Notes:
This is a predicted structure of a 73-nucleotide RNA (transfer RNA) from an uncultured Candidatus Melainabacteria bacterium. Rfam family: tRNA. The coordinates come from a structure-prediction model, not an experiment, and the mean pLDDT is 83. It was read from a public genome assembly.
């Protein structure tokens, strides 16, 4: 240079044929304890690498683009 794959709360991944994001750990509160820890129960946190299109609406479908991986020259 060209192919092909990743990029989605703090970490790890899911998101079946486009209908306003979810699951473990983690984290913060109660409950349990003399206290720890574990275990229940409840919150909080992302707008989904980026920037542009299609749509009545896009993580999900096009085009550009940055990085990190694999593979050809």
């Nucleotide at each position: 240079g060209g192919g092909c794959g990743g990029u989605u709360g703090g970490c790890g991944c899911a998101g079946g044929u486009g209908g306003u994001a979810g699951c473990g750990c983690a984290u913060c509160a109660c409950a349990u304890u003399g206290a720890c820890a574990u275990u229940g129960u409840g919150g909080g946190g992302g707008u989904c690498g980026c920037u542009g299109g299609u749509u009545c609406g896009a993580g999900u479908c096009c085009a550009g683009u940055a990085c990190c991986g694999c593979c050809c020259a």